[in-house]
Context: one part of a larger RNA
């Protein structure tokens, strides 16, 4: 809770498709469903509102009008909404067209380190650290060379580059798939926008099966450090990290900023396409201007509590959703769905009485000032 609001105070679902249902370009002609305008009925008394009267007033009463909101029937209006209809092309969806991209899926091939075996060289230490041990080594390490295995990763390019909804994607080549931008006197012709339920996708991490297994590492074993050290450091190491195929369905999942649509100063980088000019060592090249889209970065107005947003808005309008309403209790707890678990999703209360700001009364305390009163060399007082 007919209201103010969601970057950072409470609050934009994690992302997208999409049913309902809301909302929706120009245009002609029709209908008249809403809509407006008349009339006619009706809408019991009482109650309400005006006017008059009537108890001395007023309550109260008569009496006379009306009205509010409404139903229904007749006639009428036709801008605006709805329907039917008729065209159109700025939405928006298709064709062509040459580029651009770490966009997904599979497949193949490669790279350099690590680690392990072997095989040769060689000798006394190696490895850690603040310093150290734990560890590896005379059954020959560490180091050098050669060969061989396996797994897992893609150095440099590399870039407030680029693609994708998001989540996230970086070795190279080839298949097969998707998407977005630009360009076109071409085509369709309002097909459109958002989306309550609803489906799909969704880092890590974790479950479940069944491969892998170098490294690096949850647990775990030791070594230190320490009053202790269940840690930070060091040696080791098992899940897991990788691949198939299923489940979880969460994240500061962030731009803490939903999606779509239009308006509205400028000025510099970047990146993709395109017209035009210029250069050309004619190469898919180099330079400019310009016009579309995308990233970024300073600003006018505006806009903000303010730090800051500032044509990629958090300006200024318009449409649908989704959300908040003081902490705490508590994302619990119950009940319901969902899942194999772990848990997710939905989501309260009792109780506390806990921020702040204002005023008010009373109570204690110092202090500082005024006034007065005892005692009279003791020590309330102060140390």
């Nucleotide at each position: 809770u007919u209201g103010a609001g969601c970057u950072u105070a409470a609050a934009g679902c994690g992302u997208c498709c999409g049913u309902a249902g809301c909302c929706u370009g120009u245009u002609u002609g029709g209908u008249a469903g809403g809509u407006c305008c008349c009339u006619g009925c009706u809408c019991a008394a009482a109650u309400c509102c005006g006017g008059c009267c009537g108890c001395u007033u007023a309550a109260c009463g008569g009496u006379c009008g009306g009205a509010c909101u409404g139903g229904u029937a007749g006639g009428g209006a036709u801008a605006c909404c709805g329907c039917c209809u008729u065209a159109c092309u700025g939405g928006g969806g298709g064709a062509c067209g040459g580029g651009a991209a770490a966009c997904g899926g599979c497949g193949a091939c490669g790279g350099u380190a690590u680690u392990c075996c072997a095989c040769a060289g060689g000798u006394a230490a190696g490895g850690g650290u603040g310093a150290a041990a734990u560890c590896u080594u005379a059954u020959g390490a560490u180091c050098u060379g050669u060969g061989g295995a396996g797994g897992a990763c893609c150095a440099c390019c590399a870039g407030u580059g680029g693609c994708g909804a998001a989540g996230g994607c970086g070795g190279u080549c080839g298949c097969c798939g998707a998407g977005a931008a630009c360009g076109u006197g071409c085509c369709c012709g309002a097909c459109g926008g958002u989306g309550a339920g609803g489906g799909a996708c969704g880092a890590a991490a974790c479950c479940c099966a069944g491969g892998g297994g170098a490294g690096c590492a949850a647990a775990g074993c030791g070594g230190a450090u320490u009053a202790g050290a269940u840690a930070c450091c060091c040696g080791c190491g098992u899940a897991g990290u990788c691949c198939u195929g299923g489940g979880u369905g969460u994240a500061a999942a962030c731009g803490a900023u939903g999606c779509c649509c239009g308006u509205u100063a400028a000025g510099u980088g970047u990146u993709g396409c395109a017209u035009u000019g210029g250069c050309c060592a004619c190469g898919a090249g180099c330079c400019a201007c310009u016009g579309c889209g995308g990233u970024g970065c300073u600003g006018a107005a505006g806009c903000g509590a303010a730090a800051g947003c500032g044509a990629u808005a958090a300006a200024c309008g318009g449409g649908c959703c989704g959300c908040u309403u003081g902490g705490g209790a508590a994302g619990u707890a119950c009940g319901g769905c969902c899942g194999c678990a772990a848990g997710g999703c939905u989501g309260a209360a009792a109780c506390c009485a806990c921020g702040a700001a204002u005023u008010c009364u009373u109570c204690c305390a110092g202090a500082u000032c005024g006034u007065g009163g005892c005692a009279g060399c003791u020590a309330a007082c102060u140390u």

Small-subunit ribosomal RNA, central domain from a Candidatus Thorarchaeota archaeon, 383 nucleotides, folded computationally. Its mean pLDDT, the model's own confidence on a scale to 100, is 85. RNAcentral holds the full RNA, with entries from ENA and SILVA. The organism belongs to Candidatus Thorarchaeota, within Archaea.